[in-house]
Context: one part of a larger RNA
């Protein structure tokens, strides 16, 4: 000098764009953060309103809320504890899987038995559970069928399904759309292996028995001591094994002429973790943050028999700390999940709030004005300086304020018509075009116009040398200053105050940290 996720002191007008628990991976009150589908299925209220012969009936409504079933809860979001490792980076590789999506091939026939919901009864404080009975499916299980696929030397064997909505109807997967089964290929995503690179310590020198290799067997989607039985005795190491300490890695970021050094906040890629430890289940995918089981610590409820919980999601609280924000709005946009769609959900996201935390921009007036006013300070008492500074005069109105106007972020969606495709079909459905309609949290938006008035807006540090800027008073090795050299013991440009000056400026200094 540059820089910072900074903090502290003094000060503080506006806007834009960014950033904001670096410490206790400490504990968490409360709310929200993952649902959706009635076009898979069987059931199915109530309030309210209407009628009433007062018994009830209709409507609400096949709506709400549950249940079975499907898809999604493996994404998105958070954190950096662990990890010195094929974890990451980079370049290769072969022995693999891949839901949804895309292209293609062949099919989608005929049956069966249950079960939740529900009803009844029971146990319990609760969480919840038990028994009996009833019922459906795109839930479950057989049978038939095999182009292709898999196993097998061959013969041969294994192995599938399911309908829903609209229309027509010859009642037939006939047709349209969406599905389902098997297979081939693609795309995407994921798993695995290898070369090289990746902090410090030798005051860590030997380490290793599933250890190194082979054979047989098992296991996995897949190669492999991944596991197991037997056999052999190997394997790694001063080119630093093992051990210990520290640490998520990278693109990048800061600095520097570069080489390098330091660093890994925000943003992006990968990895790891989800109260601590262990385990599997389901699934295309997890050994699963807001799933399950076991153990532990902690907290809560309890009728003492037993139960419930996990903010390193977004806000927020306590604690810790020098220190880090709102228990806000909206799904309008972008994206994600579900759905045929309308639509629903989305603390992702987009916005707003707080903070000079940073960067950038703007303003705090402009011109004129010498009697060089008054006051202050200095003085050799003549004057000098503050100083065109102020006052005065003449203007302007950015920003802030008030009033009005007002884009863009909106594409979609709905409806009607036309047209093309499909089809037996002028249904339905889909695509395209056109008309109408129509969705904004931000938002008192940006911008624009008008109004009034200099009106509402300057501080901080320093002035001995380094280093730009000097005098007076007070103090008297005291009080104090100080980055280094050093100042202060009676004339202190170095302490404290004042006047003046210098430098930066909505900031200025100090501290910490890196180059």
């Nucleotide at each position: 000098g540059a820089u910072u996720g900074a903090a502290c002191g003094c000060u503080g007008g506006c806007g834009g764009c960014a950033a904001g628990c670096c410490u206790u991976a400490u504990a968490c009150a409360u709310g929200c953060a993952a649902g959706u589908c009635g076009a898979g299925c069987g059931a199915g209220a109530a309030a309210g309103c209407c009628c009433u012969u007062c018994g009830g009936g209709g409507u609400g409504a096949g709506u709400a809320g549950a249940g079975c079933g499907g898809c999604g809860g493996a994404c998105g979001g958070g954190u950096g504890a662990g990890u010195a490792a094929c974890g990451c980076g980079u370049g290769g590789g072969a022995a693999u899987c891949u839901g949804c999506c895309c292209g293609g091939u062949a099919g989608u026939g005929g049956g069966g038995g249950a079960u939740a919901a529900c009803a009844u009864g029971g146990a319990g404080a609760a969480a919840u559970c038990c028994a009996u009975g009833c019922u459906a499916a795109u839930a479950c299980c057989g049978c038939a069928u095999g182009a292709g696929a898999c196993c097998u030397a061959a013969g041969g064997g294994u192995g599938a399904a399911a309908g829903g909505g609209g229309g027509c109807u010859u009642c037939g997967g006939c047709u349209c759309u969406c599905g389902c089964u098997a297979c081939c290929g693609g795309a995407u995503g994921a798993g695995c292996c290898c070369g090289c690179g990746u902090u410090a310590g030798a005051u860590u020198a030997g380490a290793u028995a599933g250890u190194u290799g082979g054979u047989g067997g098992g296991g996995u989607a897949a190669a492999g001591g991944c596991c197991u039985a037997c056999c052999a005795a190997g394997u790694c190491g001063a080119c630093g094994a093992u051990c210990u300490a520290u640490a998520g890695c990278u693109g990048g970021u800061c600095u520097g002429a570069g080489a390098g050094g330091a660093u890994g906040a925000u943003c992006a890629g990968c990895c790891a973790c989800a109260c601590u430890g262990g385990g599997a289940c389901u699934g295309a995918g997890a050994c699963a943050c807001g799933g399950c089981c076991c153990a532990g610590a902690c907290u809560c409820c309890u009728a003492c028999g037993g139960g419930a919980g996990g903010c390193a999601g977004c806000a927020g609280u306590a604690g810790g700390g020098a220190a880090u924000a709102u228990u806000g709005g909206a799904c309008a946009a972008u994206g994600g999940g579900g759905g045929a769609a309308a639509c629903c959900c989305u603390g992702a996201u987009c916005c707003a709030g707080c903070u000079a935390u940073g960067c950038c921009g703007c303003g705090u007036g402009u011109g004129u004005g010498a009697a060089g006013a008054a006051g202050g300070c200095c003085u050799u008492a003549g004057g000098g300086u503050u100083g065109u500074a102020a006052a005065g005069c003449a203007c302007u109105u950015u920003a802030a304020g008030u009033u009005g106007u007002g884009a863009g972020g909106a594409a979609a969606g709905g409806u009607u018509a036309g047209u093309a495709g499909u089809u037996a079909a002028u249904a339905c459905c889909u695509g395209c075009u056109a008309g109408c309609u129509g969705u904004g949290a931000c938002g008192u938006u940006a911008g624009c116009a008008a109004c009034a008035g200099a009106a509402u807006a300057a501080g901080c540090a320093c002035c001995g040398g380094c280093u730009a800027a000097c005098u007076c008073c007070g103090u008297g090795c005291c009080a104090g200053c100080a980055g280094c050299c050093g100042c202060g013991g009676u004339a202190a440009u170095a302490c404290g105050g004042a006047g003046g000056g210098u430098g930066c400026a909505a900031g200025c200094g100090u501290u910490a940290a890196u180059c």

Annotation:
The part of an RNA shown here (small-subunit ribosomal RNA, 5' domain) has 515 nucleotides and comes from a Pseudomonadota bacterium. NCBI's taxonomy places the organism under Bacteria, Pseudomonadati, Pseudomonadota.